[in-house]
Molecule: transfer RNA
Organism: Hoskinsella hominis
C1' cells in the first nucleotide's frame, strides 16, 4: 500500500429470512447459615466503535471514518 475478521451491558459471547436487544460471568437485593462462601430467587446495568443512506421498521443491507487482530506486498 492492498485483502480478510473482529467492534453489542463492567468483562467473554450469542442474535436466524431486517420486525419491541439476550445469555453466562461479575454487581447490588432478598433468602438459607451460628457465620461466611456455594446453591436458591429477584433486580438494576446498552447513543449494538463515529457519521451518512436505504426502509413503515436497521446490531442486522449499502456508503464513508476509527480502532484490534491476521494473512499479502514493499522496504533503493
Nucleotide at each position: 500500500g492492498c485483502c480478510g475478521a473482529c467492534u453489542u451491558a463492567g468483562c467473554u459471547c450469542a442474535g436466524c429470512u431486517g420486525g419491541u436487544a439476550g445469555a453466562g460471568c461479575a454487581a447490588c437485593g432478598c433468602a438459607c447459615u451460628c457465620g461466611u462462601a456455594a446453591c436458591g430467587c429477584g433486580u438494576a446495568g446498552g447513543u449494538c466503535g463515529g457519521g451518512g443512506g436505504u426502509u413503515c421498521a436497521a446490531g442486522u443491507c449499502c456508503c464513508u471514518u476509527a480502532g484490534u487482530c491476521g494473512g499479502c506486498a514493499c522496504c533503493a